The prediction has a mean pLDDT of 78.
A computed fold for a 322-nucleotide RNA from a Burkholderiaceae bacterium, annotated as Bacterial RNase P class A.
RNA sequence: GAAGUCCGCUGGGCGAUCGCCGGCAGCGCAAGGUUGCCGGAGGAACGUCCGGACUCCACAGAGCAGCGUAGCAGGUAACACCUGUCCACCGCGAGGUGCGGAUUAGAGCAACAGAGACGAGUCGGCGGCGGACGCAUGUCCGGCGCCGGGUGAAACGGGCAAUCUCUACGCGGAGCAACACCAAAUAGGCAGCCGACGAUCCUGCUCGGGGAGGCUGCGGGUAGGUGGCUUGAGCCGGCGCGCGAGUGCCGGCCUAGAGGAAUGAUCGCCACGGCAUCCGCUGGAUGCCGAACAGAAUCCGGCGUAUAGGCGGACUUCGCCC
Repeated sequence: GAAGUCCGCUGGGCGAUCGCCGGCAGCGCAAGGUUGCCGGAGGAACGUCCGGACUCCACAGAGCAGCGUAGCAGGUAACACCUGUCCACCGCGAGGUGCGGAUUAGAGCAACAGAGACGAGUCGGCGGCGGACGCAUGUCCGGCGCCGGGUGAAACGGGCAAUCUCUACGCGGAGCAACACCAAAUAGGCAGCCGACGAUCCUGCUCGGGGAGGCUGCGGGUAGGUGGCUUGAGCCGGCGCGCGAGUGCCGGCCUAGAGGAAUGAUCGCCACGGCAUCCGCUGGAUGCCGAACAGAAUCCGGCGUAUAGGCGGACUUCGCCC
């Protein structure tokens, strides 16, 4: 210098104006009022594919069925995740990938070629034996032993378990629209009382009309509201243990909480990239354009997928120079 491998970080910055959601404080009797201050999306918030927390429902115990996982050891709340390592394969290498338990428990399967493909002795040759025919050379049949060209990935010997199966281990169901609480109007339910000796109603009272329900209480559900809701297997720093994933102790911090669902819009300057023009051209100035994937919805641990551009570290191979 070139080509790579692995790991980590970032995901524009500052300011102005007008808005939205939440918290606190002040002024309001109060308001789904107002004023001020503070906070307000991500590395994947995404897919909802695994594993949990939490909630409700179900549940004596054991087994079967079903589903899932699979070298070995470890980590973890748990996992199909992660770490270390063995083996196999790929790569010159740094490294990467894994569909890595069991084929003397049983079954199933294999294109083409080949006589024959999971069943055994099928095809050819040689040598004995027995039988039949024949004087005999010999011919035919049956069975035994030995050898084998050739086909093919594989031919009395293997392969495939991502074919069934076996072994070991794990697994109840539904999900925050879970669930809990408060609670209208109307209709219906239960109980009590009143009512054809005329109630309630028209109608506030008297008269009059009308003619069968009315009143009170209780309880369930709906609309609506509140909680669940964000302090958590949390984040940051230090030290100890461990090769590592991790784990223990100490100190510090609080970091969205909406819910028909806020986190937005318009500008200015700077930074980045591209193009064009100009100049005194390793550069500078001006103008125009561009800037990813995507957006919380109970929370957490993973995996997978998408991602413009930028930054850092460790290592490998090749070439050149000292």
Rfam family: Bacterial RNase P class A. Rfam classes the family as a ribozyme.